[in-house]
């Protein structure tokens, strides 16, 4: 350094519930633990989610559709940083 143990010390916290926030997806706080060795941080590439406003298309003028510059780091890849130390 790779690696990751029925190791030790500690850490995070899905669903769900409550409150706040947002148009929504979602986010934040509290409770709660399905899980996680980067489930620490970054939306750069792909994926996925949302569509108030904007833009484009459409309309029987009521509306309908497409779209990220919104979001997801607990979807994957990539980048940055990092605790512990058995075996190999």
């Nucleotide at each position: 350094u790779c690696c990751g143990a029925c190791a030790a010390a500690g850490g995070c916290a899905a669903a769900c519930c409550c409150g706040c926030u947002g148009a929504a997806a979602g986010g934040c706080g509290g409770g709660g633990a399905c899980g996680c060795a980067a489930a620490g941080c970054c939306a750069c590439g792909g994926g996925c989610c949302u569509a108030c406003a904007g833009u484009c298309c459409u309309u029987u003028c009521g509306g309908g559709g497409a779209u990220a510059c919104g979001g997801u780091a607990g979807c994957c890849g990539g980048g940055c940083c990092g605790c512990c130390g058995a075996a190999g």